[in-house]
RNA sequence: GUGGCUAUGUGUAACUGGCGAGGUAUACGGAAUAACCGUAGGGGAGCACAUAGUAUCGACAAGUCGCUCGCCUGGGCAAAAGGU
Numbered sequence: 001g002u003g004g005c006u007a008u009g010u011g012u013a014a015c016u017g018g019c020g021a022g023g024u025a026u027a028c029g030g031a032a033u034a035a036c037c038g039u040a041g042g043g044g045a046g047c048a049c050a051u052a053g054u055a056u057c058g059a060c061a062a063g064u065c066g067c068u069c070g071c072c073u074g075g076g077c078a079a080a081a082g083g084u
Base pairs, nucleotide, nucleotide: 003057004054005053006052007051008050009049010048011047012046015043016042017072018071019070020069021068022067026040027039028038029037030036063077064076065075
């Protein structure tokens, strides 16, 4: 104890795909020169506010979000730069 960081609570929240294997790991309906749409379930970074703690709290890099792994596809967030 303003800022930063950590934790908790409340609210909000984009994105949540294809194939194969493990597998509980999606279900239903519809598409696929495609990798999406709708409903339900589950996941979910981040953002805002509040509370508490922290002064051995420098900078940079390895960023981050959807069961795990592999091959892919497409997005979001944070950060940075520029414009309005």
This is a predicted structure of an 84-nucleotide RNA (ZMP/ZTP riboswitch aptamer (pfl RNA motif)) from Gracilibacillus halophilus YIM-C55.5. Taxonomically the source falls in Gracilibacillus halophilus (Bacteria, Bacillota, Caryophanales, Gracilibacillus). The same sequence occurs in records of 2 taxa. Its Rfam family is "ZMP/ZTP riboswitch aptamer (pfl RNA motif)". On this family, see Jones and Ferre-D'Amare, Nat Struct Mol Biol 2015: "Recognition of the bacterial alarmone ZMP through long-distance association of two RNA subdomains". RNAcentral holds the sequence, with entries from Rfam and Ribocentre.